[in-house]
RNA sequence: AUCCGAUAAAGGCAAAAUCGGUGAAAGCCGGUGACGCAAAGCCAUGGGUCUAACGUCACACAAGUGACCACGACUGCCAGACUGCCGAA
Numbered sequence: 001a002u003c004c005g006a007u008a009a010a011g012g013c014a015a016a017a018u019c020g021g022u023g024a025a026a027g028c029c030g031g032u033g034a035c036g037c038a039a040a041g042c043c044a045u046g047g048g049u050c051u052a053a054c055g056u057c058a059c060a061c062a063a064g065u066g067a068c069c070a071c072g073a074c075u076g077c078c079a080g081a082c083u084g085c086c087g088a089a
Base pairs, nucleotide, nucleotide: 004087005086012037013036017032018031019030020029021028022027035076041082043080045079046078047077048074049073050072055068056067057066058065059064
C1' cells in the first nucleotide's frame, strides 16, 4: 500500500412510524424517531423499480373515462465511475 472488516476507538448516516411543508403523483424537504449501514459519501452512467402531470390515441353529444408515454422520481434494489475515516485478525 492492496485485499479485508473487531462485540476496538473516534466521529458519521438514519428505515418504519409520526408531525409540518411541498408536489398531479411517485417522491422530496424539515422536526421527532432508530430498523439498520464500512461507503447508508457522491454521480441517475447501465439494468431494475415507482409515478403519469403534459402530450398522443380510443370511447363519449358533453361532463368525463381508459390506454400509452419521462421530459418526473428512487443509489437504504443490483452493477459501474469518483472520493474517503479507523486498523485487530
Predicted 3D model of an 89-nucleotide RNA (c-di-GMP-I riboswitch aptamer) from an Anaerolineaceae bacterium. Its Rfam family is "c-di-GMP-I riboswitch aptamer". Rfam's curators write: GEMM was predicted in a large-scale screen for bacterial structured RNA regulatory elements. The coordinates come from a structure-prediction model, not an experiment, and the mean pLDDT is 89.